[in-house]
C1' cells in the first nucleotide's frame, strides 16, 4: 500500500441482516435491612449510537467518503 473486523451509558456488550419510542450486566445515586463495613431488596438518573454526507415519511440500523484502533498478507531494513 491492499484485505478483513471493530467504534452504541463510567467499564464489558447485545440490536444492525429484515429501518418505526436506545437496551442487558457491572458501576453509580437514594431509600429500606444491618450497630457499621460488607451484602440483600426495592426505587432512580446517566446516550450528539466515530465523524460528514446522502437514500427515506422515519436511519443505531440501508449507501458513499473519512477517522481510530484490532488482525492478516505485501514491500523496505
Nucleotide at each position: 500500500c491492499g484485505a478483513g473486523g471493530u467504534g452504541u451509558a463510567g467499564c464489558g456488550c447485545a440490536g444492525c441482516c429484515c429501518g418505526g419510542u436506545a437496551g442487558c450486566g457491572c458501576a453509580c445515586c437514594u431509600g429500606c435491612u444491618u450497630u457499621g463495613g460488607g451484602a440483600g431488596c426495592a426505587g432512580g438518573g446517566g446516550g450528539c449510537c466515530c465523524c460528514a454526507g446522502g437514500u427515506u415519511c422515519g436511519a443505531a440500523u440501508c449507501c458513499u467518503g473519512g477517522u481510530a484502533c484490532c488482525u492478516c498478507g505485501a514491500c523496505c531494513a
Molecule: transfer RNA
Organism: Bacteroidota bacterium